A computed fold for a 72-nucleotide RNA from Chara braunii, annotated as transfer RNA. It matches the Rfam family "tRNA". The family's RNA type in Rfam is transfer RNA. About the family: Transfer RNA (tRNA) molecules are approximately 80 nucleotides in length. Taxonomically the source falls in Chara (Eukaryota, Viridiplantae, Streptophyta, Characeae). Its mean pLDDT, the model's own confidence on a scale to 100, is 80.

[in-house]
RNA sequence: GCCCUUUGAACUCAGUGAUAGAGUAACGCCAUGGUAAGGCGUAAGGCGUCGGUUCAAAUCUGACAAGGGGCU
Numbered sequence: 001g002c003c004c005u006u007u008g009a010a011c012u013c014a015g016u017g018a019u020a021g022a023g024u025a026a027c028g029c030c031a032u033g034g035u036a037a038g039g040c041g042u043a044a045g046g047c048g049u050c051g052g053u054u055c056a057a058a059u060c061u062g063a064c065a066a067g068g069g070g071c072u
Base pairs, nucleotide, nucleotide: 001071002070003069004068005067006066007065010024011023012022013021026042027041028040029039030038048064049063050062051061052060
């Protein structure tokens, strides 16, 4: 220098064009003589940044940034 890949909730991930979900963690309640386990619920993100396409973009696309891998 070139190619591929990843970027989303505190963490790990699903979502592949129509206004973003799960598990774990956190918090509250229930339950117990009490604790753990368990049950129910709550809060927490506008999807790395800036553009383009589209009626509509986390999703397609370009550049850039950061992490990982490969080639020379």